C1' cells in the first nucleotide's frame, strides 16, 4: 500500500490473578482457574500447490494432501469522530452509512 474482519473452530498440562489492543465509559469472561507457555485437536482458505471458466499483466469458482501464516467467548464484545434517518425543539436512546484506530495476510 491492498484485501478481509456480524461465518467457522477446544480439550489437556504447567501456571496462579487477572483478561477482553491502547485511553475513557459500558458490558462480559475468570479460583467450576485469568494472562502466558507447551502438547494435542480443530476452523478457515490469505499465500503456495492442483483443477475449471472468462471479456486473461487479471478476475471468478473449486480443492485443503504437503508447505508459509493466521485463528479457535461475545460483530474487531459495544460506544467515542462525521453524516443521515426515526420522534416531540435540542439532547439522549435506537437504526443506517462512512471514517479513525486495531488485527491478519500478501
Nucleotide at each position: 500500500u491492498u484485501a478481509u474482519u456480524u461465518c467457522g473452530a477446544a480439550g489437556g498440562g504447567u501456571g496462579g490473578a487477572g483478561a477482553g489492543a491502547u485511553a475513557g465509559g459500558g458490558c462480559u469472561c475468570u479460583g467450576u482457574g485469568a494472562a502466558a507457555c507447551c502438547c494435542u485437536g480443530g476452523c478457515a482458505a490469505c499465500c503456495u500447490c492442483c483443477c475449471c471458466g472468462c471479456a486473461c499483466a487479471g478476475c471468478g469458482g473449486g480443492u485443503u494432501u504437503c508447505g508459509g501464516u493466521g485463528c479457535c467467548a461475545a460483530a474487531u464484545c459495544c460506544c467515542u469522530c462525521c453524516g443521515g434517518g426515526u420522534a416531540g425543539u435540542c439532547a439522549a436512546u435506537c437504526c443506517c452509512g462512512g471514517g479513525a484506530a486495531a488485527a491478519u495476510a500478501a
This is a predicted structure of a 106-nucleotide RNA (SAM riboswitch aptamer (S box leader)) from a marine eukaryotic metagenome.
The coordinates come from a structure-prediction model, not an experiment, and the mean pLDDT is 79.
It matches the Rfam family "SAM riboswitch aptamer (S box leader)". Gene Ontology term of the family: regulation of gene expression.
RNAcentral holds the sequence, with entries from MGnify.